Predicted 3D model of a 682-nucleotide part of an RNA (large-subunit ribosomal RNA, domain II) from a bacterium. It matches the Rfam family "Bacterial large subunit ribosomal RNA". Model confidence (mean pLDDT): 83 of 100.
[in-house]
Context: one part of a larger RNA
């Protein structure tokens, strides 16, 4: 894993809400408890039980008074109540107190007790420690000395000395990691007469022992062993919670909260009940505001400037006096503001009148969930006019929605699925193959595979309009040819001759040439330009300017972002007609809720749903009375076949071999797929 079986709102008290049924509403009544008493084989039954309960009156803390009471000295007020009233007991139901209270789950907390055969420390009384090496103190001889005493050779063996088995212990490192092992194995390695090492018997216990302290050890678990009991500890958490259909259907705010993943109340469901037409929308209208926008009158910010204003520093100057700089004030001037306002909207919100549709709405009872939201969009704040960002505050969609489109995609786009149809028509988006329907029509464009990648910029792409101008009396471009004199214009300078620099820029010949547009010389020279001629022969040229679509600009990390394939349209753009396309709309059959009536059949609307609320049922085991099957075969298993909206049901064939359904009506250990659920099987 799987497959069987078990497995989770239950019972008791009291309250309180609904139905149902007894009496009782005939002007107040319902009900007995404990317990006696008769009776019955017993279980039970009857009576009795005037004790007490609720209701029949209220109001005051009360005492009390009393259809009124309390405030109060006292109210012409104020509260709470009367004014012709109905309740009560019993089952059932749905909430809720108290109790384990829908199940299972902690770590802990604490009372009694077992544990030191593991392992710490300690006590008692035994055992081990191969070999080697080193040579303390000491002595002993022998020199020397007066002596203390030094040398020196010899004996002797100390030591938390050396080396290294046994033993004890673990340094590094392989391997082992469901192991050979719940701490091993290999090689290496520390100690190895000592604070060594080990057997035996014994002491010390959990608020505690023990500890060369490591929070280590105290029997494979120790920041407090284990084992029972308090106990079903609590558990605002987390997981689970069994059969079916129908109707209705939320929230993710607000205020409070030792409160923020809980609760309370309130706001949005549901149910039942009563009001009645209160609601919604649209137009019209009255209102209040201080956003937006706008201003500078107020409080701040701030731009330039004035000033015979004030004051500070400061320069010159004996002094007068003058000049310069900051600060403040007035005024002009040109400006800002979420915590400015002399103004001031649209919407929004309130009242009110009219309209309109297929109608909401409200209030009182009873009872839920909801208080982590979410993302597109509008219009703000916060960030960086970031963010799948925090937050506000309209919509809308998910949440709690399936269906079509977007290749694929909770929140985008179209649309709300009661149940059946191999009908129709359309939304969004589509219509060259995948792949349903236009290789549909008509005019453009676009050559980039743009389409299928964004800016600033930046280009003789290309179409379209559009402006000056030139042109066959010859334009624009190529080629030829001239491009000159006075001149070396004055100045300046070592030179300055168009062309270092400053000044002036005139006049002449002329088809036409600047006192010179650039190269170029020390400086001339020299090369070109403007200008003019000529050669050629254009329906042409030059310059710009506005929109279309294109072109570069342009580098990222699974795969090229066209869904693929392709596509020169099967790209763009305008226009046009068909078609195709959904659980939308129709049509055809048919079930169910509501409502309306001509009252029993028709019309009319509705039936998506997550938390959750209400209604209706189905099966299981038993109990009670009915009736009823069963060896001529009962349950219960294995098929099959028919039926019912659905939980289910009958029938009927096989096995099976002894008890079992059916109606009504009561009682529950009443329904399994999920708890890393529990037991068993494989």
């Nucleotide at each position: 894993a799987c497959c069987g079986g078990u497995g989770a709102g239950u019972u008791a008290u009291u309250g309180u809400u609904u139905g149902c049924a007894g009496c009782g509403u005939u002007u107040a009544g319902c009900c007995u408890a404990a317990g006696u008493u008769a009776u019955u084989a017993a279980c039970g039954u009857a009576a009795c039980g005037c004790a007490g309960g609720c209701a029949c009156a209220g109001u005051g803390a009360a005492a009390g008074c009393g259809u009124g009471a309390c405030c109060u000295a006292a109210u012409u007020g104020g509260u709470c109540g009367a004014c012709u009233a109905a309740g009560u007991u019993g089952c059932a139901u749905g909430c809720a107190a108290u109790a384990g209270a829908c199940c299972c789950g902690a770590a802990a907390c604490u009372g009694a007790g077992u544990g030191a055969g593991c392992u710490a420390a300690c006590c008692u009384u035994g055992a081990g420690c191969a070999g080697g090496g080193u040579g303390a103190g000491u002595g002993u001889u022998a020199a020397c000395g007066a002596a203390a005493g030094u040398u020196a050779a010899c004996a002797g063996g100390a030591g938390g000395c050396c080396c290294g088995a046994a033993c004890u212990c673990g340094u590094a490192u392989c391997c082992g990691u469901a192991g050979c092992a719940a701490u091993g194995g290999g090689u290496u390695g520390a100690g190895a007469u000592g604070a060594c090492u080990u057997g035996a018997g014994g002491u010390u216990a959990g608020g505690g022992g023990c500890a060369a302290u490591a929070u280590g050890c105290c029997a494979a678990a120790c920041g407090a062993a284990c084992c029972u009991g308090g106990a079903g500890a609590u558990a605002g958490c987390u997981g689970g919670u069994u059969c079916u259909c129908c109707c209705c259907g939320a929230a993710a705010u607000a205020u409070a909260u030792u409160u923020u993943g809980g609760u309370a109340u309130a706001g949005c469901g549901c149910a039942a009940u009563a009001g009645u037409a209160a609601g919604g929308c649209u137009c019209u209208u009255u209102g209040g505001g201080g956003u937006a926008g706008a201003g500078c009158a107020c409080u701040g910010a701030c731009u330039g400037g004035u000033u015979a204003u004030u004051g500070g520093c400061u320069u010159c100057g004996c002094a007068a006096g003058a000049g310069g700089u900051c600060a403040a004030a007035a005024c002009c001037u040109a400006u800002c503001a979420a915590a400015c306002u002399c103004c001031g909207a649209a919407u929004a919100c309130a009242g009110a009148g009219a309209g309109u549709a297929a109608a909401u709405c409200u209030a009182u009872u009873g009872u839920a969930g909801u208080u982590a939201g979410u993302c597109a969009u509008g219009u703000c704040g916060g960030g960086c006019u970031a963010a799948g960002c925090c937050g506000a505050u309209g919509u809308g969609u998910c949440u709690a929605a399936a269906g079509g489109g977007a290749a694929a995609c909770a929140a985008c786009c179209c649309a709300g699925a009661c149940u059946c149809c191999c009908a129709u028509c359309u939304a969004a988006g589509g219509u060259c193959u995948c792949u349903a329907a236009a290789u549909a029509a008509a005019g453009a464009c676009u050559a980039a595979g743009u389409u299928u990648u964004u800016a600033a910029g930046g280009a003789a792409g290309u179409c379209a309009u559009u402006u000056a101008c030139c042109a066959c009396a010859g334009a624009c471009a190529c080629c030829c040819a001239g491009g000159a004199a006075g001149u070396u214009g004055g100045c300046u300078u070592a030179g300055a001759a168009g062309c270092a620099g400053c000044c002036a820029u005139c006049u002449u010949u002329u088809a036409a040439a600047g006192a010179a547009c650039g190269c170029g010389u020390a400086a001339c020279a020299g090369c070109g330009c403007a200008c003019u001629g000529g050669c050629g022969g254009a329906u042409g040229g030059u310059a710009g300017a506005u929109g279309g679509c294109g072109c570069c600009g342009c580098a990222a990390a699974u795969u090229u972002c066209g869904g693929a394939g392709g596509a020169u349209a099967a790209g763009u753009c305008u226009u046009u007609u068909a078609c195709c396309g959904a659980a939308g709309a129709u049509g055809g059959a048919g079930a169910a809720u509501c409502g309306a009536u001509u009252u029993u059949a028709u019309c009319g609307a509705u039936u998506g749903g997550u938390a959750g609320g209400g209604g209706a049922g189905c099966g299981u085991u038993g109990u009670a009375a009915g009736g009823a099957c069963a060896g001529u075969g009962a349950a219960g298993c294995c098929g099959u076949a028919c039926u019912g909206u659905a939980a289910g049901g009958u029938a009927u064939g096989g096995u099976g071999g002894a008890g079992u359904g059916c109606u009504u009506a009561c009682a529950a250990g009443u329904g399994a797929g999920a708890a890393u659920g529990c037991c068993g099987g494989u």